[in-house]
Context: one part of a larger RNA
RNA sequence: GAUGAACGCUGGCGGCGUGCCUAACACAUGCAAGUCGAGCGAGAUACGGGAUGGAUUUAUCUAAACUGUAUCUAGCGGCGGACGGGUGAGUAACGCGUGGAUAAUCUACCCCGAACCCCGGGAUAACACCUGGAAACAGGUGCUAAGACCGGAUAAGCCCCCACCAUCGCAUGAUGGAGCGGGAAAAGGUUACAGUUUGGGAGGAGUCCGCGUCUGAUUAGCUAGUUGGGGGGGUAAAGGCCCACCAAGGCGACGAUCAGUAGCCGGCCUGAGAGGGUGAACGGCCACACUGGGACUGAGACACGGCCCAGACUCCUACGGGAGGCAGCAGUGGGGAAUAUUGCACAAUGGGCGGAAGCCUGAUGCAGCAACGCCGCGUGAAUGAAGAAGGCCUUCGGGUCGUAAAGUUCUAUCGAUCGGGACGAAGAAGUGACGGUACCGAGGUAAGAAGCCCCGGCUAACUACGUGCCAGCAGCCGCGGUAAAACGUAGGGGGCGAGCGUUAUCC
Numbered sequence: 001g002a003u004g005a006a007c008g009c010u011g012g013c014g015g016c017g018u019g020c021c022u023a024a025c026a027c028a029u030g031c032a033a034g035u036c037g038a039g040c041g042a043g044a045u046a047c048g049g050g051a052u053g054g055a056u057u058u059a060u061c062u063a064a065a066c067u068g069u070a071u072c073u074a075g076c077g078g079c080g081g082a083c084g085g086g087u088g089a090g091u092a093a094c095g096c097g098u099g100g101a102u103a104a105u106c107u108a109c110c111c112c113g114a115a116c117c118c119c120g121g122g123a124u125a126a127c128a129c130c131u132g133g134a135a136a137c138a139g140g141u142g143c144u145a146a147g148a149c150c151g152g153a154u155a156a157g158c159c160c161c162c163a164c165c166a167u168c169g170c171a172u173g174a175u176g177g178a179g180c181g182g183g184a185a186a187a188g189g190u191u192a193c194a195g196u197u198u199g200g201g202a203g204g205a206g207u208c209c210g211c212g213u214c215u216g217a218u219u220a221g222c223u224a225g226u227u228g229g230g231g232g233g234g235u236a237a238a239g240g241c242c243c244a245c246c247a248a249g250g251c252g253a254c255g256a257u258c259a260g261u262a263g264c265c266g267g268c269c270u271g272a273g274a275g276g277g278u279g280a281a282c283g284g285c286c287a288c289a290c291u292g293g294g295a296c297u298g299a300g301a302c303a304c305g306g307c308c309c310a311g312a313c314u315c316c317u318a319c320g321g322g323a324g325g326c327a328g329c330a331g332u333g334g335g336g337a338a339u340a341u342u343g344c345a346c347a348a349u350g351g352g353c354g355g356a357a358g359c360c361u362g363a364u365g366c367a368g369c370a371a372c373g374c375c376g377c378g379u380g381a382a383u384g385a386a387g388a389a390g391g392c393c394u395u396c397g398g399g400u401c402g403u404a405a406a407g408u409u410c411u412a413u414c415g416a417u418c419g420g421g422a423c424g425a426a427g428a429a430g431u432g433a434c435g436g437u438a439c440c441g442a443g444g445u446a447a448g449a450a451g452c453c454c455c456g457g458c459u460a461a462c463u464a465c466g467u468g469c470c471a472g473c474a475g476c477c478g479c480g481g482u483a484a485a486a487c488g489u490a491g492g493g494g495g496c497g498a499g500c501g502u503u504a505u506c507c
Base pairs, nucleotide, nucleotide: 001506002505003504005503006502007501008500009499012377013376014375015374016373017372018370019369020335025333026332027331029330030329031328034079035078036077039076040075042073043072044071045070046069047068048067049066052063053062054061055060086288087287088286095213096212097211098210099209100208101207102206105205106204107203110201111200112199113198114197115196116195118152119151120150121149127142128141129140130139131138132137158183159182160181162179164177165176166175167174168173188193214260215259216258221251222250223249226248227247228246229245231243232242233241263285264284265283266282267278268277269276270275290311291310292309293308294307313324314323315322316321341367343366344365345364349363350361351360352359353358380410381409382408383407390401391400392399393398414448417442418441419440420439424434451496452495453494454493455492456477457476458475462491463490464489465488466487472479473478
């Protein structure tokens, strides 16, 4: 000098930040991912039409098949739930950083170009009925729709096989062209939009490589899918990634293996720099989601608020069986020196869905709490005595606190009161959580606002009394045993100031 700090004393205001560093301990409760009726059948509600029927005084009222409009939605279907948000357990690794490679790859939505959108089919939820179960839920029978599912046609282009040609390269090879054979498409819709194939783009992702990346040798040897091969499987994709067979290799004092510790970086702190330390907040990457394992779906996951299995734990139970996962936002218990509200709003920015209106969004924007940090401001200004009172000291003359106070004159920042009152809203209008906030104006009172540490040397600041190696102080040297500037108190002084000290840690 610095800190995500804590502790002690003290504490007026504002702005901007920051706030479980410990138990990746366990979690009550609420919320945190939905949306589309312009894909589909069905249902509900409201208001109408209504053959036919009923009542009737022939004005009319009413039940109902069917049907129109509006709103809603349990189910089927689509897109999203792989983003956003959290945490740092694991990981010493191509994990990260940096520079490359992909002639070994994928990419939903979006943009640009090309070609197309033809003909059919069978189901199944919902629903109805039945059955089982305490529940969670499950089963059976029957009916039905679609942009759900399936078959066929077509194929500019695409994929596979087999030859061929040209150009090029980086070893396998790449690109382009022409040909035989084989293969794969589509979906509609209320006409705003959707769908299929194919080429390219953008953004995203996978994989590989060079170099760099803590400590211990009181860890010296390690290794059987181990190292390599041709073959096969698998993947979007190279590869012992996996498998059978064959060979016997591979790594290591330039530190293998083992052990310990640790997410990495941009940065941050310090320092003249080199360097050292660190990795909170913000940004990038990685890993994880009660513990361990697994796959499914999907463009993308081996998936925080999805599924299955095992385990520990908690809860419900009719004892047969079930339910759950805050390292999301709040909040609770616990641990701890220690770290906040079970707040408001989708107004803005951004995200998902939707043609849109819009819905959802604890992302986000704000507010609350905390001197935790930084910055700014205030607690008054001027004048005022050879100097009140009082305190302290005194050589008793006086000195000092001290222009300090009082008094007089003045001002009103902040706070308090009253009045006005935004920008942020884009886009003509409407739309603001923050917020009656910021800000502006008015009146009015010095009123409501100062402490903490230190004074032996280092180190800036000294006297008195008390105590008497006691009580105590102390960062180091060291003070205290009867005149202690070192302990305690007082007066005075020094330093910093809404803070000041102490402790811890780094330079």
The part of an RNA shown here (small-subunit ribosomal RNA, 5' domain) has 507 nucleotides and comes from an uncultured bacterium. The RNAcentral record of the full RNA draws on ENA.